[in-house]
RNA sequence: AAUGAACGCUGGCGGCGUGCUUAACACAUGCAAGUCGUACGAGAACGCUUCAGCUUGCUGGAGCAAGUAAAGUGGCGCACGGGUGAGUAACGCGUAGGUAAUCUGCCUUCAAAUUUGGGAUAACAUUGCGAAAGGGAUGUUAAUACCGGAUAGUCCCUUCGGGGUAAAGAUUUAUCGGUGAGAGAUAGGCCCAUGCUCUAUCAGCUAGUUGGUAAGGUAAAGGCCUACCAAGGCUAUGACGGAUAGCUGGUCUGAGAGGACGAUCAGCCACAAUGGAACUGAGACACGGUCCAUACUCCUACGGGAGGCAGCAGUGAGGAAUUUUGCGCAAUGGGGGAAACCCUGACGCAGCAAUACCGCGUGGAGGAUGACUGCUUUCGGGUUGUAAACUCCUUUUCUCUGGGAAGAAUUUUGACUGUACCAGAGGAAUAAGUCACGGCUAACUACGUGCCAGCAGCCGCGGUAAUACGUAGGUGGCAAACGUUAUUCGGAAUUAUUGGGCGUAAAGCGUCCGCAGGCGGCAAGGCAAGUCAGGUAUUAAAUCUAUGGGCCCAACCCAUAUUCUGUAUCUGAAACUGUUUUGCUAGAGUAUGACAGAGGUUAGCGGAAAUUCCUGGUGUAGGGGUAAAAUCCAUUGAUAUCAGGAGGAACACCAAUUGCGAAGGCAGCUAACUGGGGCAUUACCGACGCUCAUGGACGAAAGCGUGGGGAGCGAAACGGAUUAGAUACCCGUGUAGUCCACGCCGUAAACGAUGGAUACUAGGUAUUGGGAGGAAUCGACCCCUUUCAGUGCCGUAAGCUAACGCAUUAAGUAUCCCGCCUGAGGACUACGAGCGCAAGCUUAAAACUCAAAGGAAUAGACGGGGACCCACACAAGCGGUGGAGCGUGUUGUUUAAUUCGAUAAUAAGCGGAGAACCUUACCUAGACUUGACAUCCCAAGAAGGUCCCAGAAAUGGGAGUGUGCCUCUCUCCGGAGGAACUUGGUGACAGGUGCUGCAUGGUUGUCGUCAGCUCGUGCCGUGAGGUGUACGGUUAAGUCCGAUAACGAGCGGAACCCUUAUCAUAUGUUGUAUUUCUCAUAUGAGACUGCCUGCGUUAAGCAGGAGGAAGGUAGGGACAACGUCAAAUCAGCAUGGCUCUUACGUCUAGGGCUACAAACGCGCUACAAUGGGUAGUACAAAGGGUUGUGCGAGGGGGUGACUCUUAGCUAAUCUCAAAAAACUACUCUAAGUUCGGAUUGAAGGCUGAAACUCGCCUUCAUGAAGUUGGAAUCGCUAGUAACCGUGAAUCAGCUACGUCACGGUGAAUAUGUUCCUGGGUCUUGUACUCACCGCCCGUCACGUCAUGAGAGCUGGAAACGUCCAAAAUACCCAUUUAGUUGGGUAUUAAGACGGAAUCAGUAAUUGGGACGAAGUCGUAACAAGGUAACC
Repeated sequence: AAUGAACGCUGGCGGCGUGCUUAACACAUGCAAGUCGUACGAGAACGCUUCAGCUUGCUGGAGCAAGUAAAGUGGCGCACGGGUGAGUAACGCGUAGGUAAUCUGCCUUCAAAUUUGGGAUAACAUUGCGAAAGGGAUGUUAAUACCGGAUAGUCCCUUCGGGGUAAAGAUUUAUCGGUGAGAGAUAGGCCCAUGCUCUAUCAGCUAGUUGGUAAGGUAAAGGCCUACCAAGGCUAUGACGGAUAGCUGGUCUGAGAGGACGAUCAGCCACAAUGGAACUGAGACACGGUCCAUACUCCUACGGGAGGCAGCAGUGAGGAAUUUUGCGCAAUGGGGGAAACCCUGACGCAGCAAUACCGCGUGGAGGAUGACUGCUUUCGGGUUGUAAACUCCUUUUCUCUGGGAAGAAUUUUGACUGUACCAGAGGAAUAAGUCACGGCUAACUACGUGCCAGCAGCCGCGGUAAUACGUAGGUGGCAAACGUUAUUCGGAAUUAUUGGGCGUAAAGCGUCCGCAGGCGGCAAGGCAAGUCAGGUAUUAAAUCUAUGGGCCCAACCCAUAUUCUGUAUCUGAAACUGUUUUGCUAGAGUAUGACAGAGGUUAGCGGAAAUUCCUGGUGUAGGGGUAAAAUCCAUUGAUAUCAGGAGGAACACCAAUUGCGAAGGCAGCUAACUGGGGCAUUACCGACGCUCAUGGACGAAAGCGUGGGGAGCGAAACGGAUUAGAUACCCGUGUAGUCCACGCCGUAAACGAUGGAUACUAGGUAUUGGGAGGAAUCGACCCCUUUCAGUGCCGUAAGCUAACGCAUUAAGUAUCCCGCCUGAGGACUACGAGCGCAAGCUUAAAACUCAAAGGAAUAGACGGGGACCCACACAAGCGGUGGAGCGUGUUGUUUAAUUCGAUAAUAAGCGGAGAACCUUACCUAGACUUGACAUCCCAAGAAGGUCCCAGAAAUGGGAGUGUGCCUCUCUCCGGAGGAACUUGGUGACAGGUGCUGCAUGGUUGUCGUCAGCUCGUGCCGUGAGGUGUACGGUUAAGUCCGAUAACGAGCGGAACCCUUAUCAUAUGUUGUAUUUCUCAUAUGAGACUGCCUGCGUUAAGCAGGAGGAAGGUAGGGACAACGUCAAAUCAGCAUGGCUCUUACGUCUAGGGCUACAAACGCGCUACAAUGGGUAGUACAAAGGGUUGUGCGAGGGGGUGACUCUUAGCUAAUCUCAAAAAACUACUCUAAGUUCGGAUUGAAGGCUGAAACUCGCCUUCAUGAAGUUGGAAUCGCUAGUAACCGUGAAUCAGCUACGUCACGGUGAAUAUGUUCCUGGGUCUUGUACUCACCGCCCGUCACGUCAUGAGAGCUGGAAACGUCCAAAAUACCCAUUUAGUUGGGUAUUAAGACGGAAUCAGUAAUUGGGACGAAGUCGUAACAAGGUAACC
């Protein structure tokens, strides 16, 4: 785009088409083919008129009606028209012809004749049979019915003498007929050439088959039929078989070529319930005729009969689905008739259906306060929306009234029809839906839902903020429709003729030979099949196209023109192809010469070679094997070593990027036989060529058969290891096999993943074989140049390719031929067939499932890949943890509650720099409800404070006190208003540590103080992307230098900042006795590889040195890129959404967060003599501290914690404050101790309303484990580790042994980068990209689906054989005057039986396959995938 459509929803009108695609299923009822009296005989009834009789309403006669109706004989028609598409793959249809092989009623034309007789028979009458359908007998009659005689010709036959064969009249005065001939026209019959679907998993078919002769038959040729003879005929250019199908003009689509279809209209064919058959006739083997058989239906008196809608309507059934039992012969056409006329479901019309196409309408103009409503909102608004209301206008349509055609040609005659159309009146009146709105694709928001419900053409959407589901509002599209479904073509160059491909995406047969076929070198002549040009005929009409015309337009209809791309034929041309003739030599081939070679087959031979075995000698305890072992061999003497022997297989070095062969493949030496190749030279032949379906030959390894052989190796098998397992990898044995002969098999990742042949298109280089030349040499070799043929590499000037890459050995440019491909899986499969001994091979589908599968390249990530580099990463050291007790945090468990969060590294002395109450979020109990807190409104009261009662308190009740501040008025009594505050009330609201860190902001951790991460412009690439930022050095560093299609820049790095160390200057209280110094504060200086030497590229830089307080970043700190982990936090804060609202909010008391079988993390104290205890003596730094209660000296008391008292200090002034390890002296003497201090008892102190749950401290007493800690694991490189004490924050007090700061004493070690961990750069592989915590394979188990096999079973259609054989036809016999009748033979429909084959369905069981959010077992593949993978 389209449709003979259907379904859903909706529906105003008209025009014009169309309307059982399914059951060629069955049919009730009516109609669809009759007509002619001008062919014939016969001839009513009702009725009307009249007459007679008379029982005055009956009978009879005559006339009209009327020679009418019905029936019959006869003629013509019924073979047309109408329907359907079952069958048919065919001369059935289309195109073009033939018929000297034929027929043709009615029609036209031409000439001729139209004579004379005869006997019957329906009707009718009478009479029988039968239920009916129907039918018999006797008698009568006519014809254009039937028959005889005559005549006839341009008729037929012929033995050429001859013979045969016609006719009909009617009516009336002019026509219509009849007869035999000729011609024409029309309609057929038959024949031939050519075209017309799929299937080779259909390869051979055929006996009347192919041809001939003769007879028969037909209108007519012919095996059309019969007899005889011959053995032919068809077929890979697809016979035979199977499946499907009416064919065509045309229709739909498409730019076209094509593809699909064959409704309506038109041509042809076939069919008429199914099958067969003939009759009549001009024509039929006959839709509304006959006969027979069968099935079905109906009637019946059971004896017997009737029927055929695939004609028009209509009914049932089937189906998703397809109309009225209408009107009329007025028109067009048909039949009959002389005609009038009759018949006509052909046809003309109407009805039904939005079923298709076309046209029209459902109103037009104005109208803003942008009304109401709805929806939405950031609450301002926006949108619906000029839309409505309202005002003015119009009347297509509609309703009513009136008029009113054409269609009639031709005197009559109009179904449609009172229709089309016209005029008038009325009134916006009667008239809008449907689908969509994530992208493709025009059109967006809200609510509901919460991987549910659902959507979906493809991608996909939905798991609590859905533009994708449902609803609403809005918007977009189309519109009397709209959407969906189905089907066809297009897009699809996605079957490629136009117009594709095959190295890696699907695709080159494993290789060669070769018949058919296809294609084919140079020159000339002829022919004219192809080709080209012109003419002629045909190509039906309709359709399509163009132009014009008619319905108002359009659809539709009419006319004209073009076209119908085809076929046939005539004439011409001769370049090309073809054919033929004659030549040629460049292709191909032959001869000759020298040549290279693991080319093939057969036979023989070989070695100080190797393995194994046997014999003997020497010799002694192991050998062998592995990552390590063991099985195994060995004291019956191995391994090792020497000598001799046996046997089989394979041929080191030469050896190569080598050579040969068609491929597979071929390697010791020699001989014989033999194939192919290149080169050179001349000669011969004269296109003899290339490719190749079917076919044939060869064809690794493994495997099979028979017979040998068997050293080594070695599937299977056994044993040993490894392992969770190990039917494997490793080890020890070891059978087939490997070898030979003969015969099969016929496949490989049979690979260059690249078919063969020919020609052309830069080079460079190496090598093999041959030739030529040069130079050299005594002569050669070697060397150089060149040429032909092979084998390799590099590579651009090209070219091609998706890229990778290929590139004179093409994957380039061209020609020819063959093979093959068309999404992935199913499936290198099933079935069938062929081959094979088997294994199996070749050929080769479908159902079903998926939206991918695949190639090349890119960026990452990863690797039990590689290279380089770094880090307390390892190593070298020091000290710890893990064992004990205690502290603390976590898990788990428990509990009314043990609030919550953090939970690999990157949670666990973490949030928490401090849970007895409070904190507090948890639990129990008791209370409150505008609330503990904020704003607004109303009323009352100042606020506030005191006392009493109940209660655990919150809270509740009561008593009494107090009247303030500001302003105004009035007045000296008071009144009004206001601010702050309190109480009560009212709703808006407050409030939530309730949920979501996966809706967020902010902040933080980690990789990581690792050196990286990017941009602009340019360049490269089709592109993703790359380059820059790959290289060589160097650095802590993408730090710097050199080089460089890159040149620059940014965020990081470095530096800038703070601090410590040195110095200078200035200042100097509270520090200093005093100036200096120290100290403190402030400002400056100083360090830059600056200097020297060497190394290095004259670089960057590195090493060493000098000087210097400090040397190569001087030490430390702050500072941390792009990003990663949906990392952490809604409980610090903020915040969207959701949620609770007499509670998930608020208040109070008590309890809990402190529980305790067990596990883990981080610490403290120890286990002692480098120590404990006692006594004594030294040396810090940095901090903290009160005016409404801090640090607290000194003095007094107490063993002590502490207490009493106060001085001083708002601090360089006073104070905390004593530093401790250290040092000196004494003691302890190796022990569970004078170590260690847990635990427990008693008595006290401090803080605080309050130390029971649940605080700290002191004194006395008690005196547990623990004697240096398994596997494992942590920190640290110098003022560091280790050891020692000091202070602060939080804080009433404290669980601090924590954290953060401060100083004191003060080491050891680093050869180095193999390994472990983490990281960086480059490179490599990849089937990963959620990125290896990845991906992914197979069995098993469960479910669903389709399918193969299957003992069988059932059904279908055609053919075959046998039996039986109706009607009919032909022939024969009998009978009859004749018509006829009876019987037989042949053919044959239907039927019955039979076996084999084929197709379809179905089946217990069974095989594999596909699919299925979370099953089992392993881990085969992807990285060297942990044994490289694959064929």